[in-house]
Context: one part of a larger RNA
RNA sequence: UUGGGUUUAAAGGGUGCGCAGGCGGGCCUGCAAGUCAGUGGUGAAAUCCCGGGGCUCAACUCCGGAACUGCCAUUGAUACUACAGGUCUUGAGUUUGGUUGAAGUGGGCGGAAUGUAGCAUGUAGCGGUGAAAUGCAUAGAUAUGCUACAGAACACCGAUCGCGAAGGCAGCUCACUAAACCAAAACUGACGCUCAGGCACGAAAGCGUGGGUAGCGAACAGGAUUAGAUACCCUGGUAGUCCACGCCGUAAACGAUGAUUACUCGUUGUUGGCAACAUAUCGUCAGUGACCAAGCGAAAGCGAUAAGUAAUCCACCUGGGGAGUACGUUCGCAAGAAUGAAACUC
Repeated sequence: UUGGGUUUAAAGGGUGCGCAGGCGGGCCUGCAAGUCAGUGGUGAAAUCCCGGGGCUCAACUCCGGAACUGCCAUUGAUACUACAGGUCUUGAGUUUGGUUGAAGUGGGCGGAAUGUAGCAUGUAGCGGUGAAAUGCAUAGAUAUGCUACAGAACACCGAUCGCGAAGGCAGCUCACUAAACCAAAACUGACGCUCAGGCACGAAAGCGUGGGUAGCGAACAGGAUUAGAUACCCUGGUAGUCCACGCCGUAAACGAUGAUUACUCGUUGUUGGCAACAUAUCGUCAGUGACCAAGCGAAAGCGAUAAGUAAUCCACCUGGGGAGUACGUUCGCAAGAAUGAAACUC
């Protein structure tokens, strides 16, 4: 438990698609279910309320009235909602012509760097640190040159840039797939919005099977530091990081801000279109930034990308701890995830 809230105080679901449900554009006609009005019936008595009466008063009780906010039937009204029929184009979609991008999937290719191996030159150190040591090196290291191989990531461009529903996406190129925007206004004619449950996607880490393993690197080992040092620093180094397929389903999954629609003073950048150009500029649509008027806000701040003014639908909150725990259930190979209390205590 509502005339309240959800950026930061408790609170927006990680994201999308979408059945049921809720809500839904303009005009005309019909109907009369909801709605409104009248009338009739019924709504037991007692109780409650009003006016009286009786017990010395009152409680109590008796009489009368009103009321019983309801239900049924019937007669009307037709603004709104529903329903039925018709119609319209501004919401939504389609078409035509363009444009844009690190959007996705699968191939092919490239150079730099790193590591390893071989050969050559060459000789005593290299490496590392605050300083060192462990480590590597006369069995020839480090350094330099040539050659080969391997895996992973793509410097500069690069940006408050761009794309994507979110997670996320960056060398070049090819194929396939998806999207957004703009301009015309040709077509359909409300086909829309939201969405419990459901389905799909979902970073990193982790799990299963099989590959791969250059660099990095949990665990682990050693060297230091230190009173100690199960760390920070150094030398190594397994899982992992990479690929394929299958799981997991969580994050400060953040704009800590749900989706959609309408309306509301200006200034200044920038991305992609279109249009006009007098080549100075300037209009418009869609994004993406900064500053601000009004307004809002506890303030910080937000301010046409709202946290302003309104509407529809969904999700969520209700003192701190106990606790995202226990129990039960569902899912998972497991790790665990989801749902989710109470006693007690302040």
Source information
This is a predicted structure of a 346-nucleotide part of an RNA (small-subunit ribosomal RNA, central domain) from a metagenome. Its mean pLDDT, the model's own confidence on a scale to 100, is 87.